[in-house]
Context: one part of a larger RNA
RNA sequence: CCCGCAGCAAGACGAAAAGACCCCGUGAAGCUUUACUACAGUUUGAUAUUGGCUUUCGGAUAUACAUGUGUAGCAUAGGUGGGAGCUUAGGCAACAGUGAAAUACCACUCUUGCAUGUUUGAAAGUCUAAUCCUGACAUUAUGUCGGGAAACAGUGUCUGACAGGUAGUUUGACUGGGGCGGUCGCCUCCUAAAGAGUAACGGAGGCGUCCAAAGGUUGGCUUAGCUCGUAUGGAAAGCGAGCCUCAAAGUGUAAAAGCAUAAGCCAGCUUGACUGCAAGGCCUACAAGCCGCGCAGGUACGAAAGUAGGGUUUAGUGAUCCUCUAAUUCCAAACGAUGGGGUUAGAGCUCAACGGAUAAAAGCUACUCCGGGGAUAACAGGCUGAUCGCAUCCAAUAGUCCAUAUAGACGAUGCGGUUUGGCACCUCGAUGUCGGCUCGUCGCAUCCUGGAGCUGAAGAAGGUUCCAAGGGUUUGGCUGUUCGCCAAUUAAAGCGGUACGCGAGCUGGGUUCAGAACGUCGCGAGACAGUUCGGUCUUCAUCUGCUGUGGG
Numbered sequence: 001c002c003c004g005c006a007g008c009a010a011g012a013c014g015a016a017a018a019g020a021c022c023c024c025g026u027g028a029a030g031c032u033u034u035a036c037u038a039c040a041g042u043u044u045g046a047u048a049u050u051g052g053c054u055u056u057c058g059g060a061u062a063u064a065c066a067u068g069u070g071u072a073g074c075a076u077a078g079g080u081g082g083g084a085g086c087u088u089a090g091g092c093a094a095c096a097g098u099g100a101a102a103u104a105c106c107a108c109u110c111u112u113g114c115a116u117g118u119u120u121g122a123a124a125g126u127c128u129a130a131u132c133c134u135g136a137c138a139u140u141a142u143g144u145c146g147g148g149a150a151a152c153a154g155u156g157u158c159u160g161a162c163a164g165g166u167a168g169u170u171u172g173a174c175u176g177g178g179g180c181g182g183u184c185g186c187c188u189c190c191u192a193a194a195g196a197g198u199a200a201c202g203g204a205g206g207c208g209u210c211c212a213a214a215g216g217u218u219g220g221c222u223u224a225g226c227u228c229g230u231a232u233g234g235a236a237a238g239c240g241a242g243c244c245u246c247a248a249a250g251u252g253u254a255a256a257a258g259c260a261u262a263a264g265c266c267a268g269c270u271u272g273a274c275u276g277c278a279a280g281g282c283c284u285a286c287a288a289g290c291c292g293c294g295c296a297g298g299u300a301c302g303a304a305a306g307u308a309g310g311g312u313u314u315a316g317u318g319a320u321c322c323u324c325u326a327a328u329u330c331c332a333a334a335c336g337a338u339g340g341g342g343u344u345a346g347a348g349c350u351c352a353a354c355g356g357a358u359a360a361a362a363g364c365u366a367c368u369c370c371g372g373g374g375a376u377a378a379c380a381g382g383c384u385g386a387u388c389g390c391a392u393c394c395a396a397u398a399g400u401c402c403a404u405a406u407a408g409a410c411g412a413u414g415c416g417g418u419u420u421g422g423c424a425c426c427u428c429g430a431u432g433u434c435g436g437c438u439c440g441u442c443g444c445a446u447c448c449u450g451g452a453g454c455u456g457a458a459g460a461a462g463g464u465u466c467c468a469a470g471g472g473u474u475u476g477g478c479u480g481u482u483c484g485c486c487a488a489u490u491a492a493a494g495c496g497g498u499a500c501g502c503g504a505g506c507u508g509g510g511u512u513c514a515g516a517a518c519g520u521c522g523c524g525a526g527a528c529a530g531u532u533c534g535g536u537c538u539u540c541a542u543c544u545g546c547u548g549u550g551g552g
Stems, first nucleotide, its partner, number of pairs: 001552008010544003014539002022373004027369002029365004035169005041162003045158005051127013065113002068110001075103001078109005085092002131149007172184003181201001185207006208354001209252001210311002215270007223248001225243006250259002253316001255314003274297004280291003286355001299308003322348007330341002380427001381425001382423003386420001388416006397407002434509001435507003439501001440498005447472003450467006474488005515533004519528003
């Protein structure tokens, strides 16, 4: 060096199972409910099946009759129209008078009431023949004879209510994992790197309006502050003078930009806070948004030139569908409608998750499932090193005196990569997770043993620093514990790394499935770094490695 045999399991991020944890999917299923919408079921009413009679109480209508009192007026004037007559007679009326209105007679009619007829409704009672229940007989037939209930019940249709009993579904996104919290549209400033634009769960604030003057126009005026003076009057009220001025004021409302020629303040007159358009542009994926020369009509102010299509500017907002209001010489060329549509002008959304999935929607899953992700968390590793551990520098102070025997504030600089974190880079077609057992191995910032310096080292015993990793570094009680506390020893009972070494070596007490219970939370299904009892640990070693042994 080559080839075996018997073994061990450290590695091959070993094998097995397209991770069950976590996240994602406009995935699924099961369960819950005061999620939404339905349905069964229960119930209410109407109606059909469904008929007779009586009583009572209503409605409508026809006929006959009655009914009507303010005052004045012979007096109990319902109203309107006609009317000078009506009547056998008696008489009534006209006339006159009273009154807002005048009577007889004729016609129509109103209020209230009664009677009769017709029709209709409600309630109660009663009947039997529908219908329902049931008995006997029986020749089994389209039976016969009875009993009970009864126009109810039952059933059909329509209708209001209740309705997780059942069903179908919904239950947003962003996010230094997800959840909890916060946010979601618009305006202003900074970030923004001197054109525009520009992100973050970056830093600050506002808006979801207001005004008939706070709009238009014409004319006029100048604010704030300071100094001095001036009755009450003061630091600060009003008045006078001066200084000052891109203004320190004001400008409805946030901020920025602007504004004194004023856009600020005051007054007069007013409605352009117009109608029909619109050259040309800004912005921009689209849809939107924004500015606007000029023309026509008619208007306000101004002597006029002119200015005026709201407000110093930038927020004060919502597409489409649907519905409504008004108008309309439209569809409509036969005409019409309590008819339909179009067009024009308006109205109805915290559709605020604000480019708005529907008119209409919440949860649980540890009983869970599927598709995916190391695009994204929990273990381990990596980067970082705030935190942590250790060291160094400065030296105030303590140390009787004396900074540096020893200790060392306020600070500064490093190293390490054992803590808690940050990041999310390999791994989710799987890298098994705490502790114990077994077996180690390494570092030194050394616990013991060894050698030194200094000492506030007399000796002994110590303190501190330097060198040093050869060897060593206990046994018990409690707890799943690591840790820790306690007991007894010891020369000492070191600190760390090794996937918080080591589960294809063991264990399985803890954590972390399915069962169950308590407390708490939740209406509930269920939930809880709360507790409690219980709970399947697979793998015959191919290669590397290691141990023993044999052959060449």
A computed fold for a 552-nucleotide part of an RNA from Candidatus Berkelbacteria bacterium CG10_big_fil_rev_8_21_14_0_10_41_12, annotated as large-subunit ribosomal RNA, domain V.
Rfam family: Bacterial large subunit ribosomal RNA. Gene Ontology terms of the family: structural constituent of ribosome and ribosome.
RNAcentral holds the full RNA, with entries from ENA and SILVA.